Predicted 3D model of a 147-nucleotide part of an RNA (small-subunit ribosomal RNA, 3' minor domain) from an uncultured prokaryote. The full RNA is in RNAcentral, with records from ENA. It matches the Rfam family "Bacterial small subunit ribosomal RNA".
Context: one part of a larger RNA
């Protein structure tokens, strides 16, 4: 590159990150219960024992022991939470993309002026209703201001 111009929104495509999301893996945190290794600790200890006490001596006491058994208890189990994380059918919109489809809303009075709010409709951009602003153009009139 200046209206042969600017630009809107659905749709189609590609790419990226995001939200929801059935389910669905795992991490870590306590919580209730089940089991319950080792081990100290308590009881029990008829079996064993060379010290020490009693006795002449069999014996007996005491003190240890194996054993048995409770509490306590790691691991592991089981259900029910709680919190992270990861996958994740599928649904959402959102950014960006020299090309596409569809219409043409705004931008000039954008060809219905425009815009806010609101309410209903409609492939989309919007249309329609009501209420508000001029950040609206063009013609007339009127009222102020200033020359």
């Nucleotide at each position: 590159c200046a209206c042969c111009g600017c630009c809107c929104g659905u749709c189609a495509a590609g790419c990226c990150a995001c939200c929801c999301a059935a389910a669905u893996a795992g991490g870590c945190c306590g919580c209730a219960c089940c089991c319950g290794a080792a081990g100290u600790c308590g009881c029990a200890g008829a079996c064993c024992c060379a010290a020490c006490c009693c006795g002449u001596a069999a014996g007996g006491g005491a003190g240890g022991g194996a054993u048995g058994u409770g509490c306590c208890g790691a691991a592991g189990g089981u259900g029910a939470g709680g919190u992270c994380u990861g996958u994740g059918a599928g649904g959402g919109g959102g950014a960006c993309u020299a090309a596409g489809u569809c219409g043409u809303a705004a931008c000039a009075a954008g060809g219905u002026a425009g815009c806010c709010g609101u309410a209903g409709g409609g492939g989309a951009a919007c249309c329609u209703g009501c209420g508000g602003c001029u950040g609206g153009a063009u013609c007339a009139c009127c009222u102020c201001c200033u020359u």